[in-house]
RNA sequence: GGAGCUGGCCAGGCAGCCGCUGUACCGAAAGGUAUGGAGGAAAGUCCGGGCUCCGAAGAGCAGGAUGCGGGGUAACACCCCGGCGCGCAUAUCCAAAGGCGACGAACAGGGCCACAGAGACGAGUCGCAGGUGUAACAGCCUGCGGGUGAAACGCGGCAACCUCCAUCCGGAGCAACACCAAAUAGGCAAGCGUCUGAGGCCGGCUCGGCCAAGCUUGCGGGUAGGUGGCUUGAGCCCCGGGGCAACCUCGGGCCUAGAGGAAUGGCUGCCGGAAGGGGUUCGCCCCUUCGCACAGAACCCGGCUUAUCGGCCGUCUCCGCUU
Numbered sequence: 001g002g003a004g005c006u007g008g009c010c011a012g013g014c015a016g017c018c019g020c021u022g023u024a025c026c027g028a029a030a031g032g033u034a035u036g037g038a039g040g041a042a043a044g045u046c047c048g049g050g051c052u053c054c055g056a057a058g059a060g061c062a063g064g065a066u067g068c069g070g071g072g073u074a075a076c077a078c079c080c081c082g083g084c085g086c087g088c089a090u091a092u093c094c095a096a097a098g099g100c101g102a103c104g105a106a107c108a109g110g111g112c113c114a115c116a117g118a119g120a121c122g123a124g125u126c127g128c129a130g131g132u133g134u135a136a137c138a139g140c141c142u143g144c145g146g147g148u149g150a151a152a153c154g155c156g157g158c159a160a161c162c163u164c165c166a167u168c169c170g171g172a173g174c175a176a177c178a179c180c181a182a183a184u185a186g187g188c189a190a191g192c193g194u195c196u197g198a199g200g201c202c203g204g205c206u207c208g209g210c211c212a213a214g215c216u217u218g219c220g221g222g223u224a225g226g227u228g229g230c231u232u233g234a235g236c237c238c239c240g241g242g243g244c245a246a247c248c249u250c251g252g253g254c255c256u257a258g259a260g261g262a263a264u265g266g267c268u269g270c271c272g273g274a275a276g277g278g279g280u281u282c283g284c285c286c287c288u289u290c291g292c293a294c295a296g297a298a299c300c301c302g303g304c305u306u307a308u309c310g311g312c313c314g315u316c317u318c319c320g321c322u323u
Base pairs, nucleotide, nucleotide: 001319002318003317004316006314007313008312009311010310012271013270014269015268016267017266018265020037021036022035023034024033025032026031039294043305044304046303047302048301049300050299051173052172053171054170063169064168065167066166067165068082069081070080071079072078083103084101085100086099104164105163109162110161111158112157113156121154126145127144128143129142130141131140132139177228178227179226180225187219188218189217190216191215192214199211200210201209202208235254236253237252238251240249241248242247272292273290274289275288276287277286278285279284
């Protein structure tokens, strides 16, 4: 320098104006001030956990999951290291990094093995040789070879067919769950009342009239509604130590959305970027267009998978050249 592979990070920037929302403070209130306000995937909801309730979650059956060896982890179907196989790999040979692999068991049993072929595990074909047998053939036994096929008799192959073995898994999920708690209806208790009339209506009072068997109070359960759960956590960053690594850990520092019919937005200017066109002294310049990748929290984590315009910094392997 070239080729191949792979890890991490960023995800347009700044400013102004107007809004939405969490928190703190001020205010009687209206409101004001300060400050925080989406992601690497917030997505799919595919695995594994935390947390909550069921019953304190223990045993068995059924069912499901996983499956080379070792390690990591709260746990996993995830990650790391190693082994083996495939593949990268090139109409010939060798080969690296990186990539992929449900990679236990086929003398426990069942099932299946397309087409072709006598035959796919039951049996049995063609030829030759030897043996036996026969008058000679035939027949029988043994061995070798041919043909078909992915595989041909060899304790064949297939378990991502059933199955067996080993290990693991109780169920439901934040619409979990806990607390506060109207109106109406119903429940319980007490008091008053049922023609000796409580109570209601006739606009406030009295009289009067009408209707009348319920009325009042208290308690408790549940609903609407509200609050908590809710973001301090297997947390993030830096330095050091252990380990090949995944990862673990001493010390120090930091607090980083918490809405909930659901905020995180809109407009403008400058710079940057992309696309198209034109010019060029190849350094670049000018004009137009685009608000500019995929996408958006909803109890919280660890993974996997999928989507993604571009940009930055590295790791490893092979080859070539120079010193």